[in-house]
Context: one part of a larger RNA
Molecule: small-subunit ribosomal RNA, 3' minor domain
Organism: Planctomycetota bacterium
RNA sequence: CACCGCCCGUCAAGCCACGAAAGUGGGGGGCAUCCGAAGUCGCUGAGGUAACCCGCAAGGGAGCCAAGCGCCGAAGGUGAACUCCGCGAUUGGGACUAAGUCGUAACAAGGUAGCCGUAGGGGAACCUGCGGCUGGAUCACCUCCUU
Numbered sequence: 001c002a003c004c005g006c007c008c009g010u011c012a013a014g015c016c017a018c019g020a021a022a023g024u025g026g027g028g029g030g031c032a033u034c035c036g037a038a039g040u041c042g043c044u045g046a047g048g049u050a051a052c053c054c055g056c057a058a059g060g061g062a063g064c065c066a067a068g069c070g071c072c073g074a075a076g077g078u079g080a081a082c083u084c085c086g087c088g089a090u091u092g093g094g095a096c097u098a099a100g101u102c103g104u105a106a107c108a109a110g111g112u113a114g115c116c117g118u119a120g121g122g123g124a125a126c127c128u129g130c131g132g133c134u135g136g137a138u139c140a141c142c143u144c145c146u147u
Base pairs, nucleotide, nucleotide: 003110005107008103009102011100013097014096016094018092019091020090023087024086025085026084027083028082031079032078033077034076039072041070042069043068044067047065048064049063052061053060054059113134114133115132116131117130118129119128120127121126
């Protein structure tokens, strides 16, 4: 490349990330409960025992040990929650992609001025009602500024 311009939305195609989603796979720290190793401690300690005490001795006592029980207790089992990450049929809009479809909403008074709020309606851009704004063209008047 200047109206044979610009430009909006639905629909169709491709691709990307995101949200929702019955569910599903895993991680984390706690909670409740069950079981309960090692070990310390406590109780018992009829069994064992050279040193200490008594005794001439046999033996007895103290102490210690085995063993038993108990408190605590790691790992583990179970349960209901919390939290994080992934996957997920399907679904929702979004971004992007020279030459797809339907229309033409906006930009000129864009051919119904546009826009904002709100309600209703509609394949889609949108349309209609009510209220508001001028960031509306045109005509007339007033005020102000510049020459």